Transfer RNA from an Armatimonadota bacterium, 76 nucleotides, folded computationally. It was read from a public genome assembly. The coordinates come from a structure-prediction model, not an experiment, and the mean pLDDT is 83. Rfam family: tRNA. It is annotated as a transfer RNA.

RNA sequence: GGGAGUUUAGCACAGUUGGUAGUGCGUCCGCCUCCAAAGUGGAAGGUCGCGAGUUCGAAUCUUGCAACUCCCGCCA
Numbered sequence: 001g002g003g004a005g006u007u008u009a010g011c012a013c014a015g016u017u018g019g020u021a022g023u024g025c026g027u028c029c030g031c032c033u034c035c036a037a038a039g040u041g042g043a044a045g046g047u048c049g050c051g052a053g054u055u056c057g058a059a060u061c062u063u064g065c066a067a068c069u070c071c072c073g074c075c076a
Base pairs, nucleotide, nucleotide: 001072002071003070004069005068006067007066010025011024012023013022019056027043028042029041030040031039049065050064051063052062053061
């Protein structure tokens, strides 16, 4: 330098035809318990990597850039 993949909550990941952003774990507050764990109910937590475009409408389509992973090539 060329190509492919990944980027969504603190962590691990889903997200179906473009139409209200979710699950598990964790965190916090209850219930339960003598206390705690376990169990159980609830809550908080999001610039969907950052822009641009298309569209009535974009996590989703197109495109530029960035970070990370892998493959190929070049130089040394």